Parts: sequence; C1' cells; structure tokens
RNA sequence: AGACGGUUGGACGGCCGCUGCGGUGGCGAGAGCUGCGGCAGAGGAAAGUCCGGGCUCCACGGGAAUACGGUGCCGGCUAACGGCCGGCGGGGGCGACCCCAGGGAUAGUGCCACAGAAAACAAACCGCCCGCACCGGCCAAAAGGCUGCUGCGGGCAAGGGUGAAACGGGGCGGCAAGAGCGCACCGCGCGCCUGGCAACAGGGGCGGCAGGGUAAACCCCACCGGGAGCAAGACCGAAUAGGGGCGGCCGGCGGCGGACCAAAAAGUCCGUGACGCAGGGGCAUUCCCGCCCCGUCGCCCGGGUUGGUCGCGCGAGACGCGCAGCAAUGCGCGUCCCAGAGGAAUGGCCGUCCACCCCGCCCAAAACCGCAAGGCUUUUGGCGGGCGGACAGAACCCGGCUUACAGGCCGUCU
RNA sequence: GCGGGAUUGGCCGAAUGGCUUAGGCGCUGGACUGUGAAUCCAGCCACGAGAGUUCGAUUCUCUCAUCUCGCCCCA
Repeated sequence: AGACGGUUGGACGGCCGCUGCGGUGGCGAGAGCUGCGGCAGAGGAAAGUCCGGGCUCCACGGGAAUACGGUGCCGGCUAACGGCCGGCGGGGGCGACCCCAGGGAUAGUGCCACAGAAAACAAACCGCCCGCACCGGCCAAAAGGCUGCUGCGGGCAAGGGUGAAACGGGGCGGCAAGAGCGCACCGCGCGCCUGGCAACAGGGGCGGCAGGGUAAACCCCACCGGGAGCAAGACCGAAUAGGGGCGGCCGGCGGCGGACCAAAAAGUCCGUGACGCAGGGGCAUUCCCGCCCCGUCGCCCGGGUUGGUCGCGCGAGACGCGCAGCAAUGCGCGUCCCAGAGGAAUGGCCGUCCACCCCGCCCAAAACCGCAAGGCUUUUGGCGGGCGGACAGAACCCGGCUUACAGGCCGUCU
Repeated sequence: GCGGGAUUGGCCGAAUGGCUUAGGCGCUGGACUGUGAAUCCAGCCACGAGAGUUCGAUUCUCUCAUCUCGCCCCA
C1' cells in the first nucleotide's frame, strides 16, 4: 500500500418521567381508587418485503394428467430455501484474493439491425490461377517464345475488405492457383483406461471437422410448489336494513301450498331451497376413488361501528464448556428466562470521561528545503480550548438474502 | 402491518430487443392581420436510478427509489 474474516455500535453517575409484570400498605360492600418499593425494557440491520418455514383459516383425504410459476455444475448441511459450507470448471489480478442465473444450441421453431459477396440447405466484391478470342509491345531470319489491356468460359476460398460474429487456428508440404488435399501441434467430437461418491481431471486411441451466436427468446430435460395471510383466525358485546340490484353454477323435474274455472280432473300462472331426485359447490383446469355441504360464489348500490378478551412470546431460545467434522453444522452437559402493545413505551436535563473532527501554543523527535543561521511544509508526541456520537425505532414469530451505516478494536495473509 | 399495480418531455399517451423513441395538448420563433384569435411553417424539451444478459436494452433479469389502490361488520 492492499486482500479477507470476526467483533463493537459510546462508558459511568445523579435527578425527573414512560411501558409491562410481580410484591406490599390504605380507602371502599363491590367494581375500583390511591401510596411505597422491586425487576425488565430495541437492532445488526428492528428496514426493503426479495425468498423459505412455523402458526391460523379455506370441511382439505388419496392418486394421475395438463396448465402456470420457480430453481438449475457436483457433494454435503438444514425444518425448509433461490440460503450456507466444501469442491469442480470458466474469467480477472504480480499476489493475498475476487467474480460467474454455471443444465441442454446434435429435438424443433424464431431472431441476428447497419455494413458486407455471403449471417447459415450457402455464396464470391476486390483478388489468385488455367484455357480461348481480339488488339498491342519486345525478342527472333523463321518456327516460335515472353508479356500487357479487354471480353468470355472455368477453377479456388489461402490474402484484402465488412461486421459483435464469416462454415476450425496458425505452420510445413503439396498444387496451375488453392483447399484437412496430406502431415505434426492446438481446438472439437466419439469410444477406452486410470483416479474421484460425483462434478471433473489425466493418459492413450479413432475421426479430417460434421455442429456460428442467442434459451435473463419460445422451448426441451430434471426437480420443487394447493391458496390466502395475525387487518389470518376464535369468543363476547354494540349498531344497522340477515336491505336492494345484476351475473355465474342447466338453476331442471316431481312433490306441497295458493290463484284462474260453479265444482272435480287435466291444464296454465305464482310461490316454496327448512321435501325428494337430479344437479351444483368444496378457491387454476380435467379425470378416478372417497368424504362433506345444500344453495353457493362474484360485482355494484345502500346502511352500521370505530369496543373488549384471546391468538401473543419457553423458542428451529440465549450464554458457556466439551466432543465429531476441513467447514457449514450436529450432539451432549451446565446456567438463565430475556421487551411487547393501543397508532404504538424504551425519553429528557446535568456532570465527568472516551473516540472522531477543528483551532491555537510550546517543546521535542523524524522527514523535507537551505552551505549555514534557520524555515515551520508534513508526520508523531505534549498542553489548552471548541464542536460533538453513523445508519436507524420492534408490531405474530423464526432462518436467510439484499440495502443503509461515522468510526473503533482484533486476527490471518499478500 | 399485509397484498396488488405503475413510473416515457411541462401534461396525456404509443412502442416486435435494432436507424434520431410516435402522436396530441402546451412552449418558443416566424408567416398571415391594423391588432388579437384561428390557421400554416419551423424548432425545443423524455425512457425513475444503478448493475447484469446480449453485438445491441424503454423492452429481458436483479437490486434500490418514488407514487398509487385494496383490507372491518350487515356478508
């Protein structure tokens, strides 16, 4: 100068208050009122509500499929997890170390703007090479040879150029020029052997290369998930209108009652869910087995209240020690009981100190400048004074993650 | 406290992952007019913030920030 991990989150005293729970005295028939005293009283994140559970309700039992959502290297831990620990692979850093939504692109579909010949059944702009034709130039006595421009027909995918990305890489050989065309190495794919529980690593063989990227695009594979949430929910009490309308579940048939008809039958209409069957419902859908309920569910309008008790803190609890394990974690023993309700207590003042910061003075030391006297620039130490404590406030509880945070202390390492 | 939704110029509001992010109202300047309005022409002003995936993000994912809606009884 850095990297990683842990811990702390002002201390002590006095006075006055607040919340909760016990004790004790007085008054009172009781409900209750009142006095004294005791104990306890925010956090590492109480936060964001991003995950996972406990608990409660939905009567919620089992099985299968689909849809939807989530997770995604391997092994372990855990009540569970998208968390944690250990390892593997890839990337970054000189290093300690850090980062990774890290399955599948050979199941299929889609997309890849602009530029570029071509963005994926391939293709050829410049270029390289061969042949033919025309017109030239040079050499030659001639036959002919060499060479240039243009056009046509072919070959090539090396080089240039475009792009984020160009159908393996660069090297040697080879060839008219070239090309995995051939060869060695690297990359890639498929078997084999060895090590490892595994991810994977190492070795060796075969293949001349087929198969660009994108799944935080659809999708495929594997695994997981019923929904809602303490304003859940239970009991007591108060008030209002167990009021109105619309819609879904076929709201169907029978029965019963009433009306129509002078009466009966038949028929028609209305009512009846506290009659039966059928049917419906049981919180994504469908099916099967079983069970439960008979009306249920949703929306809108309207009306009422602003109460009490429980849920509600003994718990995956805290601290210490030991053992097992690399660790996360687990087990055993001992000690302790440790906030809590209502729009919500945990506060205020004073004094002394401790950090941080600022100012002044003085002296000392070190560094710096100067030849020196010295300068008083920086750091450290001393004295005095001032300022003054980061983020932030429990609301059913717990395990994580993420975010905010002045500083202090400790350990390991480069 | 718990649950859901949203964020694009001054306002409303659209968007297939791809050029400089439409359109309307408004604002500014000019034209027209004696002046103003209306009309016409031109211009200015944006993806809430930070990371990640991707060649490329308003769009996809994550973390923050802000705003907004719902919750009791008759039921």